The RNA shown here (transfer RNA) has 72 nucleotides and comes from a Nitrospiria bacterium.

[in-house]
RNA sequence: GCCGGCGUAGCUCAGGGGUAGAGCAGCUGAUUCGUAAUCAGCAGGUCGGUGGUUCAAAUCCACUCGUCGGCU
Repeated sequence: GCCGGCGUAGCUCAGGGGUAGAGCAGCUGAUUCGUAAUCAGCAGGUCGGUGGUUCAAAUCCACUCGUCGGCU
């Protein structure tokens, strides 16, 4: 230099045009003499960035940044 994968909650990951979810972690409550476990609830996201397409973009397209790999 060329090609490709990945980037979504604190962490690990789903979701592939129509209001963004799970598990773990966190907080509150119940239970317990107390803790853990269990159960119920709550909070937490400008979906890496910029632009484009569309009535509508996390999703499709272009560029770009980060990261991983392949080729030279």
Rfam family: tRNA. Its mean pLDDT, the model's own confidence on a scale to 100, is 84.